[in-house]
Context: one part of a larger RNA
RNA sequence: GCCGACAACUCAUAGGCAGUGGCUUGGUUAAGGGAACCCACCAGAGCCAUAGCGAAAGCGAGUCUUCAUAGGUCAAUUGUCACUGCUUAUGGACCCGAACCUGGGUGAUCUAUCCAUGACCAGGAUAAAGCUUGGGUAAAACUAAGUGGAGGUAUGAACCGACUGCUGUUGAAGAAUCAUCGAAUGAGUUGUGGUUAGGGGUGAAAUGACACUCGAACCCAGAGCUAGCUGGUUCUCCCUGAAAUGCUUUGAGGUGAAGCAGUUGACUGGACAUUUAGGGGUAAAGCAAUGUUUCGAUGCGGGCUGCGAGAGCGGUACCAAAUUGAGGCAAAUUCUGAAUACUAGAUAUGACCUCAAAAUAAUAGGGGUCAAGGUCGGCUAGUGAGACGAUGAGGGAUAAGCUUCAUCGUCGAGAGGGAAACAACCCGGAUCACCAGCUAAAGCCCCUAAAUGACUGCUUAGUGAUAAAGGAUGUAAGGGUGCAAAGACAACCAGGAGGUUUGCCUAGAAGCAGCCACCCUUGAAACAGUGCGUAAUAGCUCACUGAUCGAGCGCUCUUGCGCCGAAGAUGAACGGGGCUAAGCGAUCUGUCGAAGCUGUGAGAUGUAAAAAUACAUCGGUAGGAGAGUGUUCCGCCUUAGAGAUAAGCCUUCGCGCAAGCGGUGGUGGACGAAGAGGAAGCAAAAAUGUCGUC
Repeated sequence: GCCGACAACUCAUAGGCAGUGGCUUGGUUAAGGGAACCCACCAGAGCCAUAGCGAAAGCGAGUCUUCAUAGGUCAAUUGUCACUGCUUAUGGACCCGAACCUGGGUGAUCUAUCCAUGACCAGGAUAAAGCUUGGGUAAAACUAAGUGGAGGUAUGAACCGACUGCUGUUGAAGAAUCAUCGAAUGAGUUGUGGUUAGGGGUGAAAUGACACUCGAACCCAGAGCUAGCUGGUUCUCCCUGAAAUGCUUUGAGGUGAAGCAGUUGACUGGACAUUUAGGGGUAAAGCAAUGUUUCGAUGCGGGCUGCGAGAGCGGUACCAAAUUGAGGCAAAUUCUGAAUACUAGAUAUGACCUCAAAAUAAUAGGGGUCAAGGUCGGCUAGUGAGACGAUGAGGGAUAAGCUUCAUCGUCGAGAGGGAAACAACCCGGAUCACCAGCUAAAGCCCCUAAAUGACUGCUUAGUGAUAAAGGAUGUAAGGGUGCAAAGACAACCAGGAGGUUUGCCUAGAAGCAGCCACCCUUGAAACAGUGCGUAAUAGCUCACUGAUCGAGCGCUCUUGCGCCGAAGAUGAACGGGGCUAAGCGAUCUGUCGAAGCUGUGAGAUGUAAAAAUACAUCGGUAGGAGAGUGUUCCGCCUUAGAGAUAAGCCUUCGCGCAAGCGGUGGUGGACGAAGAGGAAGCAAAAAUGUCGUC
């Protein structure tokens, strides 16, 4: 790992509700008694009901509150006992699962310390004290040569250890091998025997070690500890079908009572729609008040300043109240003020059947059936982590696949078609079958079902097929305005002068450093000069004018589609091919396209009950309700059946919506259906489930 077996809502006692039954001259017994037991039977104590209200005295169809005879609260009624089911409570209480805590014991053959008694440490090295002899001294000291053999001494095997590295890592080994390394007469190593015990002992101290167990050993018991936590929880079909919200909580991943679900009752009849009437202070708008704010006018008061001995009289390009003109802003502003929403009233549905015949048709009406809504109860759930999208807002940075609300939608619990792929986007809600039809969104050159459709514009960028500020004689369309046949725009030819080098300033300043002024003349025109240039002149050029040419030329605004802006790590921003439409805009006709709708056939549910028939319905997680299947056992049936072959197993055929049921054949070799009931150790694919074969 496969397969097989086993494996989880039970039982007891009480309460509630529903269904069924007994009695309802109200119902019913408990302990106990009871002739084997269990019954029958006895036992009426007790319980429920028969009247309520009040704290109570108490009163009583009423009562309590109260001064009240006002008002108000509660009441003005009601079976009971069993069985079955659901549910609640108490118990292990659906099953498996802790880490812990407590009690009583067992451990020092491992290891830690200690005690008693033994054992062991190759070889050489170093050479302390002391001693001997010689020298030396008065004697010593001292000195030389020997002898000697001290030491938590040095080197180095055994023994003990374990610094580093490789190997080993399903090992040879649950800690080792190899190489290197430390200590090796000592606080040394070691044998045997013994001591200390868990709220403890021991510890040259690491929370170490105390039998592969140590921040508190192990064994048994309390014990099925507890687990608001995780996992698991076994057959079928059918009907219905949520929530992820507010409040509460030593509460936040848990509860409680609401909300939303199921089921069962009672009552009611208009949910949706149309219309009428309301209140409002949001959006918008406004500045009339509250605030805020820009510019202007006037300028109380102040500042600065002049004159004056002072009183005072003046000035002001400063600040500025108030008033006023023009113009803005506001979630906590409003002289105003919608759409929606909300409340109330009125009107009022769709399908079908029937009255309904009589030659036909139509309209109106009466009756009925189905679908759809609401309120209040009984019983029983789940939910109380929500997600994204749209709209209105708060927080944030008008960031987030961010966060918090409100109103919707979808997913959740929703399949199908589209968006290449894509819970939450678009279309649309799947009872079943069909090699039938029509459509939705989205599409119609090929991949790929359907238009290489029509008509009309735009785009040249492969824009389409990612992006901003900003930039640009891209291109198309539409406005405004100026110049122009008395000749515009552009280009080319010619002129562009004189007073004058204007004046000032300056070393110089002559159109062209700078300041002031900006005149006059000749002329077709020509600036006291547009730019370049010079030290200053000079030189080039523009404005302006003429000639040539011959028809449109400038400026500006708006709109459509394009261009640049545009840099990322494997190649990746039409789904691909590819496309100049097969791109973008307008109009039109076809066509394809889903589990939508229709058609044909079949089934189920509700009304609704037997059938027939009609209408409506039949996606579904948590969850609720209903109807069934199967397993083992029990009694009933004098059980059927069974060696002419039971159960089981294999095979194949048939029936049933399904769980399942039945038949043929084979195998097997002794039991065993069906029916109507009863009772449960009653259904496995999952629990890192348990056990077993392989």